[in-house]
Molecule: Group I catalytic intron
Organism: Alphaproteobacteria bacterium
RNA sequence: CUGCAGACUUAAAAAAUUGAGUGCACACCGGGAAACCGGAGAUGUAGAACUGCUCAAAUUCGGGGAAACCUUUCAAAUGGCAAUCCCGAGCCAAGCCUUUUGGAAACGAAAGGAAGGUGUAGAGACUAGACGGGCAGCACCUAAAGCUUUUUAGCAACGGUGAAGGGAUAGUCCAGACCACAAACCUCAUUUAGAG
Numbered sequence: 001c002u003g004c005a006g007a008c009u010u011a012a013a014a015a016a017u018u019g020a021g022u023g024c025a026c027a028c029c030g031g032g033a034a035a036c037c038g039g040a041g042a043u044g045u046a047g048a049a050c051u052g053c054u055c056a057a058a059u060u061c062g063g064g065g066a067a068a069c070c071u072u073u074c075a076a077a078u079g080g081c082a083a084u085c086c087c088g089a090g091c092c093a094a095g096c097c098u099u100u101u102g103g104a105a106a107c108g109a110a111a112g113g114a115a116g117g118u119g120u121a122g123a124g125a126c127u128a129g130a131c132g133g134g135c136a137g138c139a140c141c142u143a144a145a146g147c148u149u150u151u152u153a154g155c156a157a158c159g160g161u162g163a164a165g166g167g168a169u170a171g172u173c174c175a176g177a178c179c180a181c182a183a184a185c186c187u188c189a190u191u192u193a194g195a196g
Stems, first nucleotide, its partner, number of pairs: 008021005022046004026041001028039004050137006060089006069080002090118003096113007122174001124173005138162004146155003179196001181194001183192002
């Protein structure tokens, strides 16, 4: 660039619809100089939501909550499945902070800590990255400190924004369910190998 598919994510097989979550639009409360952030709410909606480099470890033991749907019913309760929301202890890659410490330096070591992660997959094993952690950049917003002196102004970031999905994302396996096939037993049915 072209073609095809899709139209925020996710579960209920698809659509419709419903549940849960996300952004945007609206008003409220709190913080903030503002941008904006946090909280709780209702209705509508799905246009938009950047790039590069780097990390790949822990992956354990326990605990709590969950809608729709299914079950059952006159209606419920109970039970099932489960999107998913969390907690305690322990543990963890890179980066960051503190203390101690080796070294002339470069560069290390130990302990502790904050954030984040693990725990949290369809039972589960492994690989890679990103939508995750760290660093840098870019775009945009505000205008504090400060500067200018065109002053109800201009510049200016160390302040902000660039959604959510990883309760396994993309894959390789594996498990289970379903479907058709089929060997054995057998009157048939059922059941169980096997392999797809």